[in-house]
RNA sequence: UGAAACCGUUGGAGGUGCUCCGUGUAAGCGGGGCUGAGAUAACACUCCUAUUACUUGAUCCGGAUAAUGCCGGCGCAAGGAAACGUUGUCCUCACGUC
Numbered sequence: 001u002g003a004a005a006c007c008g009u010u011g012g013a014g015g016u017g018c019u020c021c022g023u024g025u026a027a028g029c030g031g032g033g034c035u036g037a038g039a040u041a042a043c044a045c046u047c048c049u050a051u052u053a054c055u056u057g058a059u060c061c062g063g064a065u066a067a068u069g070c071c072g073g074c075g076c077a078a079g080g081a082a083a084c085g086u087u088g089u090c091c092u093c094a095c096g097u098c
Stems, first nucleotide, its partner, number of pairs: 001094003007085004011048004016042001017034007054079003060073004
């Protein structure tokens, strides 16, 4: 010095499992437990160019668990939704100078 980041405006994208009990022919409804930002579709949470939103591969592989994408691999994979502005260089990155 520039970017990133924080914050703001408007708009957009995404996921909502596993298990136990009650009720019920069933579908469904109500309550509890596990992990998590979010599992009451929440006036919520996360994310918007991306090596942390999420999806595909996947009825995948390894390890745990009562069970489950619960943890790790796959994965710097492929796809994936945006623009602008304020402050400002403390933290992070890059460049330049001493």
Predicted 3D model of a 98-nucleotide RNA (TPP riboswitch aptamer (THI element)) from a bacterium. It matches the Rfam family "TPP riboswitch aptamer (THI element)". Rfam links the family to the GO term thiamine pyrophosphate binding. Rfam's curators write: Vitamin B(1) in its active form thiamin pyrophosphate (TPP) is an essential coenzyme that is synthesised by coupling of pyrimidine and thiazole moieties in bacteria. The sequence was found by an Rfam model in a public genome assembly.